[in-house]
Molecule: c-di-GMP-I riboswitch aptamer
Organism: Clostridium fungisolvens
RNA sequence: CAUAGAUAAAGGCAAAUCUACUGAAAGGUAGAGACGCAAAGCUACGGGCCUAAGGUUAUUGACUAUGGCAGCCGGGUUACCUAA
Numbered sequence: 001c002a003u004a005g006a007u008a009a010a011g012g013c014a015a016a017u018c019u020a021c022u023g024a025a026a027g028g029u030a031g032a033g034a035c036g037c038a039a040a041g042c043u044a045c046g047g048g049c050c051u052a053a054g055g056u057u058a059u060u061g062a063c064u065a066u067g068g069c070a071g072c073c074g075g076g077u078u079a080c081c082u083a084a
Stems, first nucleotide, its partner, number of pairs: 004082002012037002017032006035071001041077003045074003048069003054064004
């Protein structure tokens, strides 16, 4: 340095839920709160998933992303510690 991740050490993030704001919605932001996480740091490049304002169509429904999800998976990139 690379790979790896233990009944190690110091720490970190923060699900559901509640409150407030925002958004058409999905969702996001902040506070409280911890289910969990060795990248649960960042990134929308690929797959997948969510929503459907607007648009299209028409049987009161359906389709569609230019909107989202990184705590769905993969990729890219940065990073603490160190037993085997």